[in-house]
Molecule: Lysine riboswitch aptamer
Organism: Fictibacillus terranigra
């Protein structure tokens, strides 16, 4: 000195992200209990065994009464942050219906694709759902970097326009290159 490269620290976007404990609406007047009726061989949520139960009457219906929670979701508080986090797919565990096996569901670690941020339409999908989340299109908007162009030697600041993407960006810092 500083063009390419590696890595540390710090920092910034805003209707910014997550988590927790409360607190709320929705699950739902839904499941389930209770009585009573109808009913008449099965039933324990998917197969397949076990094993429990049932005619002293099973499922399923109706009727009267009683009357939940789980996931998902929203406020505000606090706490952590700023690939914060979310989602897929793939593995391995760990929880749930009497038990085993699979298979399903939730949760977890690990891996790897995607997504710069929210936020608005529409479409698919999950889902009880006119919540909400994701994925796809598409709208402005927003930080940021790069080019262009107002604009003039340049560079800074503005403004517009264009395009990229978090492996990004912005600050400093070591390494390591070159002189």
């Nucleotide at each position: 000195u500083a063009a390419u490269g590696g890595g540390g620290u710090a920092g910034a976007g805003g209707c910014g992200c997550a988590a927790a404990g409360c607190g709320g609406a929705u699950g739902a007047g839904u499941a389930g209990g209770a009585u009573g009726a109808u009913g008449g061989a099965g039933u324990g949520a998917a197969u397949g065994g076990a094993c429990a139960u049932g005619a002293a009457g099973a499922a399923a219906u109706c009727a009267u009464u009683u009357u939940a929670a789980a996931g998902g979701c929203c406020a505000a508080u606090u706490u952590g942050c700023c690939g914060a986090a979310g989602u897929g797919u793939g593995a391995a565990g760990a929880u749930g219906g009497u038990c085993c096996a699979u298979a399903c569901a939730u949760c977890c670690u690990c891996a790897u694709g995607c997504u710069g941020g929210g936020u608005c339409g529409c479409u698919g999908c999950c889902g009880a759902a006119c919540a909400g989340a994701c994925a796809g299109c598409g709208g402005a908007c927003u930080g940021u970097c790069a080019c262009u162009g107002c604009a003039a030697u340049g560079c800074a600041c503005g403004c517009a326009g264009u395009g990229g993407a978090g492996a990004a960006c912005u600050a400093u810092u070591c390494c390591g290159g070159c002189a």